The RNA shown here (c-di-GMP-I riboswitch aptamer) has 87 nucleotides and comes from Nitrosospira sp. Nsp14. It was read from a public genome assembly, where an Rfam model found it. The model forms 89% of the base pairs in the Rfam consensus.

RNA sequence: CUGUAAAAAGGGCAUACCCCAUGAAAGCGGGGGACGCAAAGUCAUCGGUCUACGGGGCGAAAGCCAUAGGACGGCAGGGCUGCCAGG
Numbered sequence: 001c002u003g004u005a006a007a008a009a010g011g012g013c014a015u016a017c018c019c020c021a022u023g024a025a026a027g028c029g030g031g032g033g034a035c036g037c038a039a040a041g042u043c044a045u046c047g048g049u050c051u052a053c054g055g056g057g058c059g060a061a062a063g064c065c066a067u068a069g070g071a072c073g074g075c076a077g078g079g080c081u082g083c084c085a086g087g
Stems, first nucleotide, its partner, number of pairs: 012037002017032004022027001035074001041080003047075001048072003054067001056065003
């Protein structure tokens, strides 16, 4: 540097759920807790999904409909980066 089926070693992250706090919500953060993950590290100008404060349309009204400027990297693609072993 390149490729790699499996097994190791040291470990890492943290689903659901509960508590606190925050937000209109989706959700993010802190603590507990582990379903799992070889990138479940990181990046939102690609696809997808979630929410609808606000504004818009409809409605007598209650409300309903569509809509990201909000969010999800543990939905997938892609970029960048990282640990160990043997060949």

Taxonomically the source falls in Nitrosospira (Bacteria, Pseudomonadota, Nitrosomonadales, Nitrosomonadaceae).